[in-house]
Context: one part of a larger RNA
RNA sequence: CUAGGCGUAAAGCGUGGGCAGGCGGCUCGAUAAGUCUCUUGUAAAAGCCUUGGGCUUAACCCAGGGAGGCCAAGGGAUACUGUCGGGCUUGGAUGUGGGAGAGGAGACUGGAAUUCCCGGUGUAGCGGUGAAAUGCGUUGAUAUCGGGAGGAACACCAAUGGCGAAAGCAAGUCUCUGGACCACCAUCGACGCUCAUCCACGAAAGCUGGGGGAUCAAACAGGAUUAGAUACCCUGGUAGUCCCAGCCGUAAACGAUGCUCAUUAGGUAUGGGGGGUAUCGACCCCUCCCGUGCCGACGCUAACGCAUUAAAUGAGCCGCCUGGGGAGUACGGCCGCAAGGUUGAAACUC
Numbered sequence: 001c002u003a004g005g006c007g008u009a010a011a012g013c014g015u016g017g018g019c020a021g022g023c024g025g026c027u028c029g030a031u032a033a034g035u036c037u038c039u040u041g042u043a044a045a046a047g048c049c050u051u052g053g054g055c056u057u058a059a060c061c062c063a064g065g066g067a068g069g070c071c072a073a074g075g076g077a078u079a080c081u082g083u084c085g086g087g088c089u090u091g092g093a094u095g096u097g098g099g100a101g102a103g104g105a106g107a108c109u110g111g112a113a114u115u116c117c118c119g120g121u122g123u124a125g126c127g128g129u130g131a132a133a134u135g136c137g138u139u140g141a142u143a144u145c146g147g148g149a150g151g152a153a154c155a156c157c158a159a160u161g162g163c164g165a166a167a168g169c170a171a172g173u174c175u176c177u178g179g180a181c182c183a184c185c186a187u188c189g190a191c192g193c194u195c196a197u198c199c200a201c202g203a204a205a206g207c208u209g210g211g212g213g214a215u216c217a218a219a220c221a222g223g224a225u226u227a228g229a230u231a232c233c234c235u236g237g238u239a240g241u242c243c244c245a246g247c248c249g250u251a252a253a254c255g256a257u258g259c260u261c262a263u264u265a266g267g268u269a270u271g272g273g274g275g276g277u278a279u280c281g282a283c284c285c286c287u288c289c290c291g292u293g294c295c296g297a298c299g300c301u302a303a304c305g306c307a308u309u310a311a312a313u314g315a316g317c318c319g320c321c322u323g324g325g326g327a328g329u330a331c332g333g334c335c336g337c338a339a340g341g342u343u344g345a346a347a348c349u350c
Base pairs, nucleotide, nucleotide: 003322004321005320006319007304008303012318014201015200016199017198021194022193023192025088026087027086028085029084030083031082033081034080035077036076037075038074039073040072041071042069048066049065050064051063052062053061054060091191092188093187094186095184096183097182098181103177104176105175106174107173108172109171110154115149116148117147118146119145120144121143125136126135162169163168206247207246208245209244210243211242216240220236221235222234223233258317259316260315261314262313263312266295267294268293269292270291271290272289273288274287275286276285299306300305323350324349325348332343333342334341335340
């Protein structure tokens, strides 16, 4: 390279935006670049096909004829692709009217609980465990009542629910702001899909500077357990956990399933919206669109299972895989303050 693959066997980039590139709806006309065809030229010899000949045959060799190109020039064809021009509305976008939502950012506010401080009541224990001990307590603890401080997180509602590209998002109110959905079918008229490089976002931990510090808690200390116990259990406890600014760029970043479009039985539940039927009205019922689940036909699959939210059937584009170990290591490059990240081998060995 070809080919076959990527839910669990090796393999979908953590996610999005998007340049180049690849691919591209219906229709009319032009053109004739791709494409197809004919002619001419050329395409050394050998080779190939064929006719005949030479070694006893064959392979092999010799002679004659012919074919042969991603080649060039010229003539022709115009279905498809391209290019140019015109038109269209179903893809896409916009508009108008709606309702839903923990989508994002900032500010302010609230109650419960933990801890600490002050005061009252009160007295000998509390705490903790499998059992204990370390620990706390007569300088009055634990318990209980009142007051105060401070930080962090938001019980019930809560869902098999919703929103977001993913990471993720949950007390309440206000301000600013993104996206999706439904209805109308008004406007534009292919403006689309995907996307190497690139750019942006990206849990937790970690890092730098500044603040904050209630709880919890790596490290650490002590008490237990044990043969030992650098653990599991207990008492403490510092980074950290929180905020601001800046880094890091990873994860079982998972649906272990890239994105987009089309096609292919259903049943059931649920979230958002529309239409209809019905009704005094709300439900119920029928139906259309969008989302989230479960069960299942065809089909697929090694099986498990997937099955209109496909792992079915097709199309376009990107990423990735090619036996195990060595190894996501070494070296080099790039990035980073560092930790490290990213790209990523080989010897050797089975």
The part of an RNA shown here (small-subunit ribosomal RNA, central domain) has 350 nucleotides and comes from a metagenome. Its Rfam family is "Bacterial small subunit ribosomal RNA". Its family is annotated with structural constituent of ribosome and ribosome in the Gene Ontology. The RNAcentral record of the full RNA draws on SILVA.